[in-house]
Context: one part of a larger RNA
Molecule: large-subunit ribosomal RNA, domain V
Organism: Sargassum fusiforme
Parts: sequence; structure tokens; C1' cells
RNA sequence: GGUUCUCUAAGACGAUAAGACCCUUUAGAGCUUUACUGUAACUUAACAUUGCGGUCGAUUUUUUGUUUUAAAGUUAGGCGGGAGGUAAAAUACCGACACUGGAAAACCGCUAAAUGAUUAAUUGGCCGCUUUAUCCCGAUUUAUGGAGACAGUGUUAAGUGGGCAGUUUACUUGGGGCGAGGUCUGGCUAAAAAGUAACGCCAGAGAGCAGAAGGUAUGCUCAAUGUUGUCGGAAACAACAUGUAGAGCGUAAUAGUAUAAGCAUGCCUGAUUACGAGACCGACAAGUCGAGUAAAGACGAAAGUCUGCUAUAGUGACCCUCACACACUACGUGGAAAGGUGUGAGAUCAACGAAUCAAAGUUACCUAAGGGAUAACAGGGUAGUCUUCGCUUAUAGUCCAUAUAGACGCGGAGGUUCGCCACCUCGAUGUUGCCUCUGGUCAUCCUGGAGCUGAACAAGGUUCCAAGGGCGCAACUGUUCUUUGCAUAAUGACCUACGUGAGGUGAGUUUAAACCGUCGUGAGACAGGUUUGAUUCUAUCUAGAGAAUCGU
Repeated sequence: GGUUCUCUAAGACGAUAAGACCCUUUAGAGCUUUACUGUAACUUAACAUUGCGGUCGAUUUUUUGUUUUAAAGUUAGGCGGGAGGUAAAAUACCGACACUGGAAAACCGCUAAAUGAUUAAUUGGCCGCUUUAUCCCGAUUUAUGGAGACAGUGUUAAGUGGGCAGUUUACUUGGGGCGAGGUCUGGCUAAAAAGUAACGCCAGAGAGCAGAAGGUAUGCUCAAUGUUGUCGGAAACAACAUGUAGAGCGUAAUAGUAUAAGCAUGCCUGAUUACGAGACCGACAAGUCGAGUAAAGACGAAAGUCUGCUAUAGUGACCCUCACACACUACGUGGAAAGGUGUGAGAUCAACGAAUCAAAGUUACCUAAGGGAUAACAGGGUAGUCUUCGCUUAUAGUCCAUAUAGACGCGGAGGUUCGCCACCUCGAUGUUGCCUCUGGUCAUCCUGGAGCUGAACAAGGUUCCAAGGGCGCAACUGUUCUUUGCAUAAUGACCUACGUGAGGUGAGUUUAAACCGUCGUGAGACAGGUUUGAUUCUAUCUAGAGAAUCGU
């Protein structure tokens, strides 16, 4: 060195199982409820099945009688007509006339209200009946039983209705959740055209103004300061002077603005109608500017100006409903219904380019598809935090910065903490401690060798060299850690996938069961507590240990 055998499990991000944790899906399912929409069932009512009778009402209607608010008056409802009417006749009666009164009566017509009688119809309450609907008991002690037009059943309507069902419960996000946000305006970021992101920074809007804060004609100039002036003062009012805006412009900021867009006065309503060349902006849809034309006007002597406001926020597509106008269509014809066109109204559709008219939770009982596009462990990057070293030297050290200590600051190193990032791994890289067994660093706890000392000796302090060796046993706790005890020369720090589960353990954490507290209407939840709760792998290769044999 070759071959074979036995063994150990450090690695092959070993095998097994398209990760159960986490996130995503306009994927599911179980469960809950004062989520939404339904529904079985129940309650109530009407009608049908459903017959007979009594009584008390109600409403309408036919005919008819009586009566008529206050004051005055004393039984005047009102209005119109009316000098007569009834009767065979009468010396009869009712009126007129007269009186009273705002109104006068008989008679005719119409009519209001109240009340009674009456005709007819409809309808309600209560009560009764049944060898007749319907229901129940009962079986030889056949009945003249019990209930009863109720119940039951059917249809319709209203209510209740997690009993049951179908669904919804969104998005952004330096993982997700909690929080916050979403549309529009001004400034900055924005890198001297335009444009330009972030859960970047600073502020605002969801309107206001009709005796205007709009149009026009005409006129005027602000803030502040100085001087002077009774009360009067820093500051009220007046005069003079200086005064490019240091003011004002309703509303945040920016831009603009004195020839004013600022401040006043007069008259008005252009804060009109129908169009619109041409541009800006822009994926689209939207948005913005606009001379000019026609109609009818306002102001101005006129030229002219005026299609809201110094500009930039003050907002919402389609569908649907309503109002007005037009008279475009009109289902055989004429009309109409209905539709259409124009204008206006109805949105915190604010998740503001708006999925529906209409919608919340929980899952540790959970499932699927995926993701290292995205979290928890480990690794990696970084080094704020952490550990450690150095520089400076105020100060302390009686004096004296540097024996020793060292503030405020400055500069490194390390990669053991807590973080940040999300780069390998979600078709799996098993997670804390303990046991076992390792390898390493030195920033050295002990042992060894030195310098300085505020080192007399002894014992120390501090710094330098040094990793060869060593670095305990116990109590409580799942603990690492902390605390304590007994010893010791000393009981060092750290790395090794917080070394090591195909080596062990399983007390903790972190499934399913259950209890308590708290929260929640509830299903359930809780880095709150508590009891229980499955730890697989026969070693192919690399690596390591040993043996046999062959060759040299």
C1' cells in the first nucleotide's frame, strides 16, 4: 500500500413525510353571534272546509215625524220664490196687513245639523243548538257518550326565528398583527426645462361671499418711523415729513400684485343663452386656457370692459329614481302608456377609477395549494447597542496629570449580547437546559518569568511575556444565570450550527384533554398560572478505531 472483516457515529446542509409554525390565495372547512340574506318551525289575523237560532249593537240606504248657536227676542236652522193657500161652501183655519226684529212666518222648491220611528242591505260582539260537517273516548252495563261549527287541515299576509342554510368579513405594510393611511391643494426632498419614490418632512381642503368678498365707471395709497399737539401714557386722534411695499389681497403655503389684483363711492347682475378656431396637460377617462361668432343685456360721454371671485384645494364615472322642458320613437291605425333628448336634484359610493340594493368574528379540531417572493432557530451582512484597546489630560492623588484613578471629547479593534437587514434553507438546516465526548482562541483565574510602584519586609496594585498543565463538590430552581454552603493554587472568559438528540435525556417551551384568573355577547383568546401528554432510522460513501491476510 491492496483486499476483507468487526466497530464508532463527526459529515454527506444524511433517510423518512411537496413544513403542521409563519405568510399568501378575491382556496376551503368546523364553530359563533345583537355580520348580511334567506328558511323549517311557532304565534296572530283573514278566507275555505262551515250548518241552525236568539240577543245587543254599528254603518249605509228608503219613507216620515220632531227640534234648531250668542245678544235681543222667547220654540225665527239657512237660501230662493211668494200674496195668497186649504176647502163644495162657510160668519172656518193658516197667512198677508199690523207689531217686534239685522232677518218674518201661510204655501212651494232646495238644503245643513241633531234626534226618533220605519224599509232594505251589509257587518260586529255575546250566547245557545246539533242521532248534520269535523274531532275524541269506548266495545258489550250500546248511548239520548264528550267536544263542536271551535278544533284540525289548506291558502294568503304580518311577526318571531344561528333551530338550519348560503356567503361576506378587503388592501398597503422593511413578515404578519396592533397602530396609521388611502381623494384633493401649497412648499421641500427634486439633482437650475418637464417629470420623479418612501409607513420621507412641513402645512391645509371636503367651503365662503347677493344691501357682495361679483360686473362696471370714477377716485384714492399701504406698513412703519420721526417731529409737533389738552386730558393722552409704549400704544386711541390730528398735522407735517420720510416711506418700492418692510402692508393688504376672506381661507394653508407658494407665486403674483402700487399703472394695482389693495381701499372707497355710484349704478347694476355677464355668478347670462347657443357655439367655439387653436393650444396646454394627459395611457385612457378626465382636467385647464381660450380669441372670436350669434342672441338678449349691465356699466361708461366714449373708446371699451363684463361668460363670477389675484391664481392654485372646496370633490365622485356608469346604472337607478324624481322634477321641468323638448315633441324625437309610438309594436294594425289615431291617441296614450312607455322610452329618448336637454337642464336640474338625489353619494363621508371618504377603501374617494366607485366589485352587491344588501355582509361580522373564531379555529390549539383544522385542511389544501404555494412561498425561503415572507417571519420564528441557526448561519451570513452591519456594528447603533455590547465587550475591549488607544489618544487628549481638566480633575483626584498633601506637592506632582500619567504609582494609581480619570470627566467632557476623539480614534480603533472584536464579532460572545440586544437589535437592524431578509442573502442560502419552508418537496423540513429538530428548538432550551443536563449527561457524554471534543477541538480551538487569549482579551490569563491558578501555576511560571519580568518592568514600574505613593515597592522597607510581608501582602498588594498596575503593566508586559506566556495557552504546557490545571480550573471541585453540593442546596433551591426545567433552568443557562443568580443566591448560598463546604473545600481549593485557582475554581478564567469565549468560540465550536447559543459544539455535540442517524450519541443519551425530555424537566421547560410548542399540538390534541382539562381547571383557574382576566378579556370577549359568543365561538374562543392570553411571552398569565396549573396537571398529563409517542423522541423513528438494520450505516451506502467520506472520516475515525481495531483485527486478519497478501505484496514490499